[in-house]
RNA sequence: UUUUCGGAGAGUUUGAUCCUGGCUCAGGACUAACGCUGGCGGCGUGCCUAAUACAUGCAAGUCGAACGGGAUUCUUUGAUCAGCUUGCUGAGAGAAGGAUCUAGUGGCGGACGGGUGAGUAACGCGUGGGAAUCUGCCUCUUACUGGGGGAUAACAGUGGGAAACUACUGCUAAUACCGCAUAAGAUCUUCGGAUGAAAGGUGCAACUGCACCGGUAAGAGAUGAGCCCGCGUCCCAUUAGCUAGUUGGUGAGGUAAAGGCUCACCAAGGCGACGAUGGGUAGCCGGCCUGAGAGGGUGAACGGCCACACUGGGACUGAGACACGGCCCAGACUCCUACGGGAGGCAGCAGUAGGGAAUCUUCCGCAAUGGGCGCAAGCCUGACGGAGCGACGCCGCGUGAGUGAUGAAGGCCUUCGGGUCGUAAAGCUCUGUUCUUGAGGACGAAUAAGCCAGGGAGUGGAAAGCCCUGGUGAUGACUGUACUCAAGGAGAAAGCUCCGGCUAACUACGUGCCAGCAGCCGCGGUAAUACGUAGGGAGCUAGCGUUGUCCGGAAUUACUGGGUGUAAAGGGCGCGCAGGCGGUUUCAUAAGUCAGGUGUGAAAGCCCGGGGCUCAACUCCGGAUAUGCACUUGAAACUGUGAGACUAGAGUGUGAGAGAGGAAAGUGGAAUUCCCGGUGUAGCGGUGAAAUGCGUAGAUAUCGGGAGGAACACCAGUGGCGAAGGCGGCUUUCUGGCUCACAACUGACGCUCAGGCGCGAAAGCUGGGGGAGCAAACAGGAUUAGAUACCCUGGUAGUCCCAGCCGUAAACGAUGGAUACUAGGUGUGGGGGGAUCGACCCCCUCCGUGCCGCAGUUAACGCAAUAAGUAUCCCACCUGGGGAGUACGGCCGCAAGGCUGAAACUCAAAGGAAUUGACGGGGGCCCGCACAAGCGGUGGAGCAUGUGGUUUAAUUCGAUGCAACGCGAAGAACCUUACCAGGGCUUGACAUCCCCUGCUACCUAUCGAAAGAUGGGGUUCUCUUCGGAGACAGGGAGACAGGUGGUGCAUGGUUGUCGUCAGCUCGUGUCGUGAGAUGUUAGGUUAAGUCCUGCAACGAGCGCAACCCCUAUCUUUAGUUGCUAACACUUCGGGUGAGCACUCUAAAGAGACUGCCGGUGAUAAACCGGAGGAAGGUGGGGACGACGUCAAAUCAUCAUGCCCUUUAUGUCCUGGGCUACACACGUGCUACAAUGGCUCAUACAGAGGGAAGCGACCUGGCGACAGGAAGCGGAUCCCUUAAAGUGGGUCACAGUUCGGAUUGCAGGCUGCAACUCGCCUGCAUGAAGUCGGAAUCGCUAGUAAUCGCAGGUCAGCAUACUGCGGUGAAUACGUUCCCGGGCCUUGUACACACCGCCCGUCACACCACGAAAGUCUGUCAUGCCCGAAGCCGGUGGCCUAACCGUAAGGAGGGAGCCGUCUAAGGCGGGACAGGUGAUUGGGGUGAAGUCGUAACAAGGUAGCCGUAUCGGAAGGUGCGGCUGGAUCACCUCCUUU
Repeated sequence: UUUUCGGAGAGUUUGAUCCUGGCUCAGGACUAACGCUGGCGGCGUGCCUAAUACAUGCAAGUCGAACGGGAUUCUUUGAUCAGCUUGCUGAGAGAAGGAUCUAGUGGCGGACGGGUGAGUAACGCGUGGGAAUCUGCCUCUUACUGGGGGAUAACAGUGGGAAACUACUGCUAAUACCGCAUAAGAUCUUCGGAUGAAAGGUGCAACUGCACCGGUAAGAGAUGAGCCCGCGUCCCAUUAGCUAGUUGGUGAGGUAAAGGCUCACCAAGGCGACGAUGGGUAGCCGGCCUGAGAGGGUGAACGGCCACACUGGGACUGAGACACGGCCCAGACUCCUACGGGAGGCAGCAGUAGGGAAUCUUCCGCAAUGGGCGCAAGCCUGACGGAGCGACGCCGCGUGAGUGAUGAAGGCCUUCGGGUCGUAAAGCUCUGUUCUUGAGGACGAAUAAGCCAGGGAGUGGAAAGCCCUGGUGAUGACUGUACUCAAGGAGAAAGCUCCGGCUAACUACGUGCCAGCAGCCGCGGUAAUACGUAGGGAGCUAGCGUUGUCCGGAAUUACUGGGUGUAAAGGGCGCGCAGGCGGUUUCAUAAGUCAGGUGUGAAAGCCCGGGGCUCAACUCCGGAUAUGCACUUGAAACUGUGAGACUAGAGUGUGAGAGAGGAAAGUGGAAUUCCCGGUGUAGCGGUGAAAUGCGUAGAUAUCGGGAGGAACACCAGUGGCGAAGGCGGCUUUCUGGCUCACAACUGACGCUCAGGCGCGAAAGCUGGGGGAGCAAACAGGAUUAGAUACCCUGGUAGUCCCAGCCGUAAACGAUGGAUACUAGGUGUGGGGGGAUCGACCCCCUCCGUGCCGCAGUUAACGCAAUAAGUAUCCCACCUGGGGAGUACGGCCGCAAGGCUGAAACUCAAAGGAAUUGACGGGGGCCCGCACAAGCGGUGGAGCAUGUGGUUUAAUUCGAUGCAACGCGAAGAACCUUACCAGGGCUUGACAUCCCCUGCUACCUAUCGAAAGAUGGGGUUCUCUUCGGAGACAGGGAGACAGGUGGUGCAUGGUUGUCGUCAGCUCGUGUCGUGAGAUGUUAGGUUAAGUCCUGCAACGAGCGCAACCCCUAUCUUUAGUUGCUAACACUUCGGGUGAGCACUCUAAAGAGACUGCCGGUGAUAAACCGGAGGAAGGUGGGGACGACGUCAAAUCAUCAUGCCCUUUAUGUCCUGGGCUACACACGUGCUACAAUGGCUCAUACAGAGGGAAGCGACCUGGCGACAGGAAGCGGAUCCCUUAAAGUGGGUCACAGUUCGGAUUGCAGGCUGCAACUCGCCUGCAUGAAGUCGGAAUCGCUAGUAAUCGCAGGUCAGCAUACUGCGGUGAAUACGUUCCCGGGCCUUGUACACACCGCCCGUCACACCACGAAAGUCUGUCAUGCCCGAAGCCGGUGGCCUAACCGUAAGGAGGGAGCCGUCUAAGGCGGGACAGGUGAUUGGGGUGAAGUCGUAACAAGGUAGCCGUAUCGGAAGGUGCGGCUGGAUCACCUCCUUU
């Protein structure tokens, strides 16, 4: 500079991630249909189904200038007749001529136009070529158009028939038919010759001519048609072989024409994995839709070709047909009929019925364009031009515009403040597209014919006619349409879908896994942006959604443009034909390839540029394109081909070498078993433990001898060999391959390989041997809930050999073969080289076989010269999971079975790798009263208390493994109280607001169970501006109160638990595609993620620790109510004075930090020991509880959303219940006794509490207690005697002087009240129980155990709870095991996370499919029979106008008959396809069904593959194989030092 104008993704597998992979969505397009809605116009378009059946009308006629007639009419003439006014009127046979019409003969056209897509997989179509043809009308050229003949329809007559129609007789014409003449050209030819034509009509002239339209023979053209060939043209190989006129030749026939097109004879060919044959489906193309393109899909409308015309067959006529609106025959169907017989074909235009989700008017016109006929006028034309119906599609327009804020009313929402619909409306000012009415009003119409004028050619001349020019000149279905103007009037004109994500757009109410939605994911179980409705919003708009189909997205069949280690996918391995691909070099050629040119690639369409409808859709013109095919001219690099050369691939040769390579024969020792004999005696064997089994008839053990079969210890090794499977004692024979060295020879001989052929572990099969051990099946014993298993004792096929099958494995490196290239390092096997005398050794290199590792690659894991890297060639295979490697079919096999290999249906996943957790009957390390070592309990008894259960009118509710159960409840006789029965109240027992009235309070009477009701007495509170207000009480109205009603799975708050376990995280950085990792791991250490060291990490936070409280020591301060060392007094009591030293009290401090020493350790952290110290390594105890888990607990502490209730689920009262009682469990108390009981005496605490209280002391009582009463709101008084203990006494092992339950009697206290249902006392009674089965709990030091004391709750009631002190132990070797926890690691199919996941039978329901005795239908050929119409062939007799003929006849023709072929039909067997089928088989799906537990962790017997066998089922077992097995040990290798 030119060219190019063109490519978007999302949701869904998971706890999360990356990948693979399917499903789904967003786009476009329809000949569409359906739902809701609907103003106008233009242009298009409209039976996709039943090529189903059709009523009715129309769609092909025309020519009288081819012909004879006929009808009507006009003109002329008119024989004859009538009337009479006698020359007029009228009638009129007939003749001639004209006009109009036309049944028939004749000509041309009905082969075009129009419809449909059934058939057809074909030279049918598309494209490009070809030679052996015909062609009416049309154009040009040449020649001719002479003279005759015989019939026949119409018509007339006589008949038949219902009709359709038809027979006979008679007449007649032609451009109908037939001879003759002529023959330039034509055809045939023996090259002499022979054969074959015609038609006239009209106009004008009239002298027999001119002109036009025709006719005949020929030549050429144009157009149209026929035929042949190359290439292209759907699916199935579960269709592999097909073919007899089949393939070719010769000859003949036939055709317009080549040809097996047909026939006779001869030959045996022809087609096919480059897919024949068969089956299924289908008209083909230009184009149309989609797509960036390549492609994919499609073949409506328009155009080209083909095929068909009720179904099947056939020919006739003709230029052309085997003919949509022609003929004949057969068949089905319909109609008419007088029953004898006839008629018909809408896939023409309308229309009808039917089918269907679905597709229009029985319209107008030949005005235009086109067609047929005609000289023409013209006639015909459902072609066509138009209109109608349908939003069916595309395009255009409108439904108003401006202004208008009290942001109206109303709706909806609301945090009640407001927000929103919303300038939207109303109102005001305008406009008039569309609409209505009225007025005007086109284009489409022209070279028409005719007439007039002029000119020209031609003719002897004229006229007519012909040609040219000019003028005149009729004709519009649409249609009074388009368009224009005027007037009127915002008047008449908006819907549909959606609003969870994808995907633009959110709230309220209703509903409550219901109703429903859903394209995918998925919503709905009481707060649904997902259902329904409303408001609001989003999108498109006269439409909008839905459904269906196609392409796209989908690189999800990948040519462009994919893959195969583990996701789906490498054949088990080799040999090898066809095929594909192929080393270096020279020449030639030009098939591929490339370039130029020519022809073609129809028009329309697409694209570009213009033009016309107001724009657009639409349409007109021009251009470009048309990637293709054919021909031709060139080029020669590459591929191919031909000829030649080369040696690097490949092979040969010579010399060496290693080896469990293969086959056969022989041979050896160890061991097991068996047999014989000896020794020897009671067991052996086996297991987790046992038993079955063997053994006193002598086993096991041991020694000797023998038999037999199978396998070959050590060597032995990620060593060797082989293509794979596989191969292991030793020797011999035969034999395959490999490696190295040398570089002599050949000269591309190579690589791969569909089909094919061969080999191919184990198991299995057939026949024959063999059989020691082992061992499916089987038997027995165990185990177990069961145990068709795991374990044990036996044991048969089999394992071994020979011969023959089978042909599969996790046949694996889950990795096809070949070639080349691409860092290194280090082992090992074999060979070669260097060095050395040689070995050791060293270096280089070739061929194998391992490991580590760079680049690269991979989704990651990993691979990495033995590639999964970079490239080339060839083969095989994959395309979501399940169904299923199944069914059917075919091939193979003796069988088992193998190979090939679907579909219906169903799901939205199935999968790979890696990550974080959790889990494991995985591993390692560590901790904990976790175990162990101890002490004492529980479980047994009685009682207390709580719970379950049961009961009840009620036994209120909650708590339910640990972490509910002496828990909420720190205390149910009433109350509490929530429950039950009964009796009451309804603005309420309680709160706020309004109105009225007034006092209350208090005492008291009656009724009542009480609540309550009705009375009596009695006076009056605070403030005041004297009005009243407040408080209180009563009454009234409504807003509302109230609810221990529901939901702890709507919540707040609080609490439990893991757990006082040591963990849980973040920022930045780094690593990884990512989830994530790192840090936090490692080596040590700690109670501790405590600290140290190291380290791609560096820091930080919440936890740990510390800071807080109590306690242990000391100091200081202070000294009453405390204390008393010294002094004094004393009633002898710290009582008093005095004092504050001590104890103590309560404030502030000190002290302990691994600080010091030694050792160990890494010079660290730290640990061990020691010193000092009241205390030593956290001194002891408490408070303090990380991120989180358990939808943990609590709506009944409280608070609270929503729901429910409102003369009750609220509230008041009385009584009852929460205290029941066959039973079960938890927690306790008291015991069972002598370490004790009882009794007498006696010692020592701490911490608390006290006013409706604690109560000294005195008196009474046996006592509980009662009656008085001091002190004390407390270091002062009281509770308050602590008990165990100690010192005496007694009891002597008993159901007791143990134990005290139970019961009786009598009392006390509290309280309105102890009956249900309190506590205490005295007397009496004196139960179970003699230390507790399985199991189980607590505790590591001032702890356990044991002893008492106090407090809260409380009128009263404590074995409970919370505290307090007294006395005061034992044991810990240790971490194997149980439980719980922490860290690291490993496996995982778990993630609701092992209380996980998950497999199979069985039972039930539904769905699709297979098999099945059969049965039904269709298709396809085929054999035989019959055989219409018809062409062709034959033909005695019969009939016969034209021509010949001396007249008989002949030629020719016809009917009839016969024959070949043949449609339909009949009979027969067959192949294929489909339907149905009692029953049956497996499969899929389904809500919580049954049985087991196979798999996932070492899944509790590692799992899986092949095979065999057995079993309800998963499955078990045998044999061989694999790791896609955990763990431990060993060996080997590698890395670092």
Molecule: small-subunit ribosomal RNA
Organism: Bacillota bacterium